Predicted 3D model of an 87-nucleotide RNA (Bacterial small signal recognition particle RNA) from Ponticaulis sp. The sequence is in RNAcentral, with records from ENA. The source organism's lineage runs through Bacteria, Pseudomonadati, Hyphomonadales, Hyphomonadaceae and Ponticaulis. The gene name in the source record is ffs. The coordinates come from a structure-prediction model, not an experiment, and the mean pLDDT is 75. It matches the Rfam family "Bacterial small signal recognition particle RNA". Rfam classes the family as a non-coding RNA gene. Rfam describes the family as follows. The signal recognition particle (SRP) is a universally conserved ribonucleoprotein involved in the co-translational targeting of proteins to membranes. Clan: SRP clan.

RNA sequence: GGCUGGCGUGGACGAGCGCCUCGCCAACCGGGUCAGGUCCGGAAGGAAGCAGCCCUAACGAGUUUUCCUCGGGUCGCGCCAGUCUCU
Numbered sequence: 001g002g003c004u005g006g007c008g009u010g011g012a013c014g015a016g017c018g019c020c021u022c023g024c025c026a027a028c029c030g031g032g033u034c035a036g037g038u039c040c041g042g043a044a045g046g047a048a049g050c051a052g053c054c055c056u057a058a059c060g061a062g063u064u065u066u067c068c069u070c071g072g073g074u075c076g077c078g079c080c081a082g083u084c085u086c087u
Base pairs, nucleotide, nucleotide: 001085002084003082004081005080006079007078008077009076010075011074013071014070015069016068018066020062021061022060023059030055031054032053033052038047039046040045
């Protein structure tokens, strides 16, 4: 010096959760707005609130990047060790 092993460190790669995007989505047990109609009232006005619409939970999918976690016969660097090997 090479080889092997260990530790540390920095990348690459792979997997998974999250983030993001899209889809879908609550008959009744999510939210908002609530036509019509209902109720209270002498009236003014108020109350509850179905349908509809919007958002959302849940669910499914998409991947570009990214956070986090995990993985090792992945690579680089540094340190330590060896019963191996060369000079």